Context: one part of a larger RNA
Molecule: small-subunit ribosomal RNA, central domain
Organism: Candidatus Nealsonbacteria bacterium
RNA sequence: UUGGGCGUAAAGGGUCCGUAGGCGUUUUGUUAGGUUUUCUGUUAAAGCUCUAGGGCUCAACCUUAGAACUAUAGAAAAAACCGGCAAAAUAGAGGACGUUAGAGGUUGAUGGAACAGUCGGUGUAGGGGUGAAAUCCGUUGAUAUCGACUGGAACACCAAAAGCGAAGGCAAUCAACUGGGACAGUCCUGACGCUGAGGGACGAAAGCGUGGGGAGAGAACGGGAUUAGAUACCCCGGUAUUCCACGCUGUAAACGAUGGAUACUAGCUAUUUGAAGUGUCGACCCUUCAAGUGGCGAAGCUAACGCGUUAAGUAUCCCGCCUGGGAAGUACGGCCGCAAGGCUAAAACUC
Numbered sequence: 001u002u003g004g005g006c007g008u009a010a011a012g013g014g015u016c017c018g019u020a021g022g023c024g025u026u027u028u029g030u031u032a033g034g035u036u037u038u039c040u041g042u043u044a045a046a047g048c049u050c051u052a053g054g055g056c057u058c059a060a061c062c063u064u065a066g067a068a069c070u071a072u073a074g075a076a077a078a079a080a081c082c083g084g085c086a087a088a089a090u091a092g093a094g095g096a097c098g099u100u101a102g103a104g105g106u107u108g109a110u111g112g113a114a115c116a117g118u119c120g121g122u123g124u125a126g127g128g129g130u131g132a133a134a135u136c137c138g139u140u141g142a143u144a145u146c147g148a149c150u151g152g153a154a155c156a157c158c159a160a161a162a163g164c165g166a167a168g169g170c171a172a173u174c175a176a177c178u179g180g181g182a183c184a185g186u187c188c189u190g191a192c193g194c195u196g197a198g199g200g201a202c203g204a205a206a207g208c209g210u211g212g213g214g215a216g217a218g219a220a221c222g223g224g225a226u227u228a229g230a231u232a233c234c235c236c237g238g239u240a241u242u243c244c245a246c247g248c249u250g251u252a253a254a255c256g257a258u259g260g261a262u263a264c265u266a267g268c269u270a271u272u273u274g275a276a277g278u279g280u281c282g283a284c285c286c287u288u289c290a291a292g293u294g295g296c297g298a299a300g301c302u303a304a305c306g307c308g309u310u311a312a313g314u315a316u317c318c319c320g321c322c323u324g325g326g327a328a329g330u331a332c333g334g335c336c337g338c339a340a341g342g343c344u345a346a347a348a349c350u351c
Stems, first nucleotide, its partner, number of pairs: 004322003007305002012319001014202004021195003025089007033082002035078008049067007092192001093189005098183003104178007111155001115151008126137002163170002207248006216242002221237004259318006267296011279284001300307002324351003333344004
């Protein structure tokens, strides 16, 4: 390489958009590039394969004749399939009208509980903390309790196996702006589609830059304990950080450890949203359909575990990735970054 694979053994890119490319619905006509058939020429000799002979005593080996293989050029023909062109269609895709759910996003305003601080009142000797203590706070009046004010961060209950989002993620309330989805039927466009190397955008936490902010928590650090020691676990403090604005970083067990799209293949059950039907005065319940989210399971798959219409089943298309362990996601080089570092990515050697 051929091949075989990627939930857990090595292996799905963090996610989406999209360029080139690859692949792509139905019908008719046309074309004849691919494709198929026939004929002709070429495809040196030797070799390989096959057939019929010959020569070494046989064979291997050598040798004669023929066939065959592959590729290619020209000519003729076919028109199913792939492709091109033309015309049309509506089942894919999209749009309009209508209804609808939602912590989807951005910005602003507002709220209560808790916490901390400041001031004031009451009040007096303790408080706090722990397995037990101590460091610590307190007669300059703490802890407790009442009132007022200030401050920052997070939003109890509702709350759910729930919902929304491409992923990261999203939760007090209200308002403004705004993205996407679902459903039902009618109309419109008419393949406009799927995937996507490069590329672009987004991307938790931590970290970085500048300027703010700083209640609580709290790396580092200091102290008290524990201990043989204790650079820890426990306690008292506490800086960066956590918060905001703008800019960077671009990584995670970024996980469903499961790429995306389409079609097909038993069901039962729970739940969210929408629609229709039946019954009903109605709330509502029942039945059916669609879209989602879960549980269990037929067939099938799997090394097993398990998966099972939300597939890891059956198929097709496109992308990414894997090829024994270590050295190593490292060195070197390149690109990116303020840095930290990231992306790309070996070998010697060794088992």